Bacterial RNase P class A from a soil metagenome, 331 nucleotides, folded computationally. The coordinates come from a structure-prediction model, not an experiment, and the mean pLDDT is 76. RNAcentral holds the sequence, with entries from MGnify. It matches the Rfam family "Bacterial RNase P class A". By type it is a ribozyme. The model forms 91% of the base pairs in the Rfam consensus.
[in-house]
RNA sequence: GAGUCGGCCGGGUGGUCGCGGACGGGACUUUGUUCCGUUCGAGGAAGGUCGGGACUCCGCAGGGCAGGGUGCUGGCUAACGGCCAGUCGGGGCGACCCGAAGGAAAGUGCAACAGAAAGCAGACCGCCGAUGGCCUUCGGGCACAGGCAAGGGUGAAAUGGUGCGGUAAGAGCGCACCAGCGACCGGGGUGACUCGGUCGGCUCGGUAAACCCCACCCGGAGCAAGGCCAAGCGUGGGACGGGCUGCCCGCCCAAGGUCCCCAGGUAGGCCGCAUAGAUGGAUGGCCACCCCCCGGGUUUCGGGGACAGAAUCCCGCCUACAGGCCGACUC
Numbered sequence: 001g002a003g004u005c006g007g008c009c010g011g012g013u014g015g016u017c018g019c020g021g022a023c024g025g026g027a028c029u030u031u032g033u034u035c036c037g038u039u040c041g042a043g044g045a046a047g048g049u050c051g052g053g054a055c056u057c058c059g060c061a062g063g064g065c066a067g068g069g070u071g072c073u074g075g076c077u078a079a080c081g082g083c084c085a086g087u088c089g090g091g092g093c094g095a096c097c098c099g100a101a102g103g104a105a106a107g108u109g110c111a112a113c114a115g116a117a118a119g120c121a122g123a124c125c126g127c128c129g130a131u132g133g134c135c136u137u138c139g140g141g142c143a144c145a146g147g148c149a150a151g152g153g154u155g156a157a158a159u160g161g162u163g164c165g166g167u168a169a170g171a172g173c174g175c176a177c178c179a180g181c182g183a184c185c186g187g188g189g190u191g192a193c194u195c196g197g198u199c200g201g202c203u204c205g206g207u208a209a210a211c212c213c214c215a216c217c218c219g220g221a222g223c224a225a226g227g228c229c230a231a232g233c234g235u236g237g238g239a240c241g242g243g244c245u246g247c248c249c250g251c252c253c254a255a256g257g258u259c260c261c262c263a264g265g266u267a268g269g270c271c272g273c274a275u276a277g278a279u280g281g282a283u284g285g286c287c288a289c290c291c292c293c294c295g296g297g298u299u300u301c302g303g304g305g306a307c308a309g310a311a312u313c314c315c316g317c318c319u320a321c322a323g324g325c326c327g328a329c330u331c
Base pairs, nucleotide, nucleotide: 001331002330003329004328005327006326007325008324009323011290012289013288014287015286016285017284019041020040021039022038023037024036025035026034027033028032043307047318048317050316051315052314053313054312055222056221057220058219067218068217069216070215071214072086073085074084075083076082087101088099089098090097091096102213103212107211108210109207110206124152125151126148127147128146131145132144133142134141135140160178161177162176163175164174165173179203180202181200182199183198184197185196186195187194188193226271227270228269229268232266235263236262237261238260239258240257241253242252243251244250291305292304293303294302295301
């Protein structure tokens, strides 16, 4: 000098004028209003409302289907898609960062363009033409049938790589080494996984944020949840009336009034609701000094100090943010 990771602050003090809550006191006119005093009054994200929980109401014997979510391992947690530690893969010289990271020999599907050929392999250029045919100066030459996955070319991807042998030319066709896959054995680890060895030429694969399969989890709605009290008008029921019938019960009729009683619901109020806290509405402004930044410019002057603001509470994640501080580490 360039970076990586983690943590923190995000104006301070005083005065003054307001706003809201609680408590105490005074005045008026009981509810209440108002005045005085004391005290308290936004954030690291209060935000997005994304995940989870507490709480509330409804539903629910148990199991399954459908639907949704999660998806390497171990742990933490009330729980989570969160956090911590690790494994594997990828990136970076490195500190470190990123990863929806189960299954492709259960089945189905998909692959543009290019290319001869893309799911099963495939002769466009190319190589060979040993064998069979013809010719021959016996060196070989010609054409066809046919053989070949070495080389070229296309592609994201073309059926392992290098070498030797082999062959007409070739090819795991054979062999050695390397890479991968599978089986077995042994060591380490709780585990994901890893190290080593032996064997098998076994040698095309990709895609599951495609259907699908596997494992685990999930009832719904949300504080406008929900609970309590409860006016007026209206509604329903009862009491007081008449009849059967002298009485009680029962039934029928009448519809009127009211002093009355009861019920559910509405307006409204209270709780839920908090050591800020709602009327879902207060938490601010100004001045002085100090602090930081910028410009003129060095007595000092001017400008600026972000993002944003609780609404039942809590744990997380994500997003926004002027400026600044601290620690560890790398090149």